About this RNA:
The prediction has a mean pLDDT of 81. Transfer RNA from Candidatus Woesearchaeota archaeon CG1_02_57_44, 73 nucleotides, folded computationally. Rfam family: tRNA. The family's RNA type in Rfam is transfer RNA. Rfam's curators write: Transfer RNA (tRNA) molecules are approximately 80 nucleotides in length. The same sequence occurs in records of 2 taxa.
[in-house]
RNA sequence: GGGCCCGUGGUCUAGCGGCUAUGACGCCACCUUGACAAGGUGGAGGUCACCGGUUCGAUUCCGGUCGGGCCCA
Numbered sequence: 001g002g003g004c005c006c007g008u009g010g011u012c013u014a015g016c017g018g019c020u021a022u023g024a025c026g027c028c029a030c031c032u033u034g035a036c037a038a039g040g041u042g043g044a045g046g047u048c049a050c051c052g053g054u055u056c057g058a059u060u061c062c063g064g065u066c067g068g069g070c071c072c073a
Base pairs, nucleotide, nucleotide: 001072002071003070004069005068006067007066010025011024012023018056027043028042029041030040031039049065050064051063052062053061
């Protein structure tokens, strides 16, 4: 330099054009216990990497940029 794949709460992850973006772990509060753990209920936490385009409507489709991974040279 070229090709392919990926980027979504602190971490991992679902989503395949339309209702308020899903779940697990973690965190906080309460219940439970003599106490802890486990369990139950509730809660906080997301500029969907960035810029532009298509569309009535974009996390999703298209182009570019940035970052990461793999392959070729």